RNA sequence: GCCCUGGUAGCUCAGUCGGUAGAGCAACGGCCUUGUAAGCCGUGGGUCGAGGGAUCGAGACCCUCCCAGGGCU
Numbered sequence: 001g002c003c004c005u006g007g008u009a010g011c012u013c014a015g016u017c018g019g020u021a022g023a024g025c026a027a028c029g030g031c032c033u034u035g036u037a038a039g040c041c042g043u044g045g046g047u048c049g050a051g052g053g054a055u056c057g058a059g060a061c062c063c064u065c066c067c068a069g070g071g072c073u
Base pairs, nucleotide, nucleotide: 001072002071003070004069005068006067007066010025011024012023013022019056027043028042029041030040031039049065050064051063052062053061
């Protein structure tokens, strides 16, 4: 230098054919307990890596760039 994969909640990851962003864990509140943990119930939390484009509409499609991993030279 070229190619491939990935970047989504604090962490690990889903998100199908473009149609109002989700799960588990964690956090917080409550119940239970003498108290803690465990268990049960509930709640909040997102610039979807950055910028731009096409579209009525983008996490997804197109372009450029950044970061991480891998391969080739």
Predicted 3D model of a 73-nucleotide RNA (transfer RNA) from a Candidatus Brockarchaeota archaeon. The organism belongs to Candidatus Brockarchaeota, within Archaea. Rfam family: tRNA. It is annotated as a transfer RNA. The RNAcentral record of the sequence draws on ENA. The coordinates come from a structure-prediction model, not an experiment, and the mean pLDDT is 81.